[in-house]
């Protein structure tokens, strides 16, 4: 950076400095002088990058018969086997290093669709709840 992919209902906080804000923005609702943001120290969580192991798939190599051909070469699909190496997926393990994170589901919502309840029947609409998708954002790994 209007770029790509993955993830976002789990998990994990103490101290020091500081001194009024913070939870992205908006609307809510929260957190905060029993100390917000920020900075520093120590600790922790997780497992994206990284790494180990197993299985499967692909790739690749070897091989067998079959079909096409009169035959050879070659091709096609199928079966069996190998893999030093390469890629992907799934399950499990590790945590030295690079990030990240340590109130509340990304705190909740908004936009679209569906379902249900209520508003005395239908349609429509509204409110509330639930589900699916999206938008926006965050983090990682890549790309430009």
């Nucleotide at each position: 950076c209007g770029c790509u992919c993955a993830u976002c209902c789990a998990g994990a906080g103490g101290g020091g400095c500081a001194g009024a804000g913070g939870g992205a923005a908006c609307g809510g609702c929260c957190c905060g002088u029993u100390g917000a943001a920020g900075c520093c120290c120590c600790g922790g969580c997780a497992a994206c990058c990284c790494u180990c192991c197993a299985g499967c798939c692909g790739g690749u190599c070897c091989u067998g018969a079959u079909u096409c051909u009169c035959a050879u070469c070659g091709a096609a699909g199928c079966g069996g086997g190998g893999c030093c190496c390469c890629g992907g997926c799934u399950a499990g393990g590790g945590a030295a290093g690079g990030u990240g994170c340590c109130a509340a589901u990304u705190c909740c919502g908004g936009c679209u669709c569906g379902c249900g309840a209520c508003g005395a029947g239908a349609u429509g609409c509204g409110u509330c709840g639930c589900g699916a998708g999206g938008a926006a954002g965050a983090u990682g790994a890549g790309g430009a």
Predicted 3D model of a 144-nucleotide RNA (SAM riboswitch aptamer (S box leader)) from Streptomyces sparsogenes DSM 40356. RNAcentral records the identical sequence in 2 taxa. It matches the Rfam family "SAM riboswitch aptamer (S box leader)". The literature on the family includes a 1998 paper in Mol Microbiol by Grundy and Henkin, "The S box regulon: a new global transcription termination control system for methionine and cysteine biosynthesis genes in gram-positive bacteria".